Predicted 3D model of RNase P RNA and transfer RNA as a complex of 406 nucleotides. The coordinates come from a structure-prediction model, not an experiment, and the mean pLDDT is 79. It holds a member of the Rfam family "Bacterial RNase P class A". It is annotated as a ribozyme.
RNA sequence: CGAGCCCGGGAGGCGACCGCGGCGGGUGUCGCGCCCGUCGAGGAAAGUCCGGACUCCACAGGGCACGGUGCUGGCUAACGGCCAGGCGGGGUGACCCGCCGGAAAGUGCAACAGAGAGCAGACCGCCGAUGGACCGGGCAACCGGUCACAGGCAAGGGUGAAACGGUGGUGCAAGAGACCACCAGCGUCGCGGGUGACCGCGACGGCUCGGCAAACCCCACCGGGAGCAAGGCCAAGCAGGGGCAGGGUGGCCCGCCCGCUACGCCCCAGGUAGGCCGCACAGAUAGAUGGUCGCCCACGACAGAAUCCGGCUUACACCCGGACUCGCUAA
RNA sequence: GGUCCUGUGGUGCAGUUUGGAGUGCACACCGCCCUGUCAAGGCGGAGGCCGCGGGUUCAAAUCCCGUCAGGACCG
Numbered sequence: 001c002g003a004g005c006c007c008g009g010g011a012g013g014c015g016a017c018c019g020c021g022g023c024g025g026g027u028g029u030c031g032c033g034c035c036c037g038u039c040g041a042g043g044a045a046a047g048u049c050c051g052g053a054c055u056c057c058a059c060a061g062g063g064c065a066c067g068g069u070g071c072u073g074g075c076u077a078a079c080g081g082c083c084a085g086g087c088g089g090g091g092u093g094a095c096c097c098g099c100c101g102g103a104a105a106g107u108g109c110a111a112c113a114g115a116g117a118g119c120a121g122a123c124c125g126c127c128g129a130u131g132g133a134c135c136g137g138g139c140a141a142c143c144g145g146u147c148a149c150a151g152g153c154a155a156g157g158g159u160g161a162a163a164c165g166g167u168g169g170u171g172c173a174a175g176a177g178a179c180c181a182c183c184a185g186c187g188u189c190g191c192g193g194g195u196g197a198c199c200g201c202g203a204c205g206g207c208u209c210g211g212c213a214a215a216c217c218c219c220a221c222c223g224g225g226a227g228c229a230a231g232g233c234c235a236a237g238c239a240g241g242g243g244c245a246g247g248g249u250g251g252c253c254c255g256c257c258c259g260c261u262a263c264g265c266c267c268c269a270g271g272u273a274g275g276c277c278g279c280a281c282a283g284a285u286a287g288a289u290g291g292u293c294g295c296c297c298a299c300g301a302c303a304g305a306a307u308c309c310g311g312c313u314u315a316c317a318c319c320c321g322g323a324c325u326c327g328c329u330a331a
Numbered sequence: 332g333g334u335c336c337u338g339u340g341g342u343g344c345a346g347u348u349u350g351g352a353g354u355g356c357a358c359a360c361c362g363c364c365c366u367g368u369c370a371a372g373g374c375g376g377a378g379g380c381c382g383c384g385g386g387u388u389c390a391a392a393u394c395c396c397g398u399c400a401g402g403a404c405c406g
Base pairs, nucleotide, nucleotide: 001327002326003325004324006322007321008320009319010318012296013295014294015293016292017291018290020040021039022038023037024036025035026034027033028032042302046313047312049311050310051309052308053307054227055226056225057224066223067222068221069220070219071085072084073083074082075081086100087098088097089096090095101218102217106216107215108212109211123157124156125153126152127151130150131149132147133146134145135144136143137142165183166182167181168180169179170178184208186205187204188203189202190201191200192199193198231277232276233275234274240268241267242266243265244264246263247261248260249259250258251257297300332405333404334403335402336401337400338399341358342357343356344355345354351389360376361375362374363373364372382398383397384396385395386394
C1' cells in the first nucleotide's frame, strides 16, 4: 500500500425565521388566548419471535396429557438471551457457523434402480475341492481331461444417497478378518489432567455392530389461562327497587279518616354514553418533532413511540476509533 | 394496539396429519369430431420455480427457522 476479519461509537452539524405537543410561572373581557422558561422518537420505536413486570380469572397436594427447551460452567428477575470453554464443520489466516442429549430402550421409514436395503444378497463373474454325467488310459484300485447339473465363493464388474472397514501379505480349487502386520472406527477397563462438557496415554475385545429423533418416542429441565381493547374508579339519560303522602282522584256536600295513583320529592344497587386512572423525568385519544434560507462536510440510508422493561430477528446510505490476519514492497 | 388463519396452473380447491416422480379434480383455454350455425356433448392437448429465502434429510408442497402479502376476530 492492497485485501480481509472482529469489537465499540455516531446516525448530518451550526445559525436565522415560521410552526406543533407536554409541563411550570406570569397575565388577560379567564370557555379560551397571549408572553417567558424548559423538555420533546430509535438503533432498530418494526416483526410480535421469546422472557418478565403489572392486571383479572381459576386453584388443597401430587401425577397424567399437551407444549417448549436440549454439549458444559457461569451471569440474570427470567429467557430459546449473554459471556467463557468443549466437540464437529469451513477458511492459508485473523475468524466464522452449528435445533450440538439418546439410534447396542422400543416402534417405524428408506421411493426409483438393483441379485440384495438391515444381523441382507448372487445378475454378470470366479472355482472345479466334494457329489454327479461323459471321454481317454489302466486287469483293478485309481489317474488325466471335459461339462457346470448339484454345489462352493464374494475378489472384481454393475445398481443406488447408502451394499456389513482400508492397504499389504499368508492362505486356498477359487476366495473371504479365515489368519497376520499397520491404520481408521467402536466398546470395556485402568492411569493422569479438568468443577464439568471433554482431553491424553496404555491394555484388552469381537473384527466393524450404518443413516433418520427439524419421525413417533425415551431421558433431563421448564410451563395454570388470558392479555392494557388486561383491569379499576366516577357516572348523565332511559328502564328498575324502596320510602313519603305534598299534589291529583274515589268513598254523600265539607272536614277527619280510609283507599288508589306515582304528577312531585328523597334514597338505593348494577351500569350505558361520557370522563378519569392504569400511563411513564417524550407521551396523546384526532393522536405532537415539521418547513424555508445560508454556510460547512463524507451530500445524509432504514425508518417514526402508544402499558413498561430485558433480549432475539429483520431493514439500513455513510462516517469515526481500536485490536488482529494475509499478500506485496521498503528499511 | 392485541390474538389467530391462509398462500398449490387463469379461477376455485384437494394433497401437508404419517416426507417418496414439481401429483390430482372441477371450471376456464387450444385443436379435432358432431351441427345449416352456436351451445351442450365426445376425443386429444397445453399450462405449476407449490408466496419468497435458508436449513434438516438420500429425498421437502409436506418438517424447522426467517421473511412478504392477504384475511378474520377482540371495546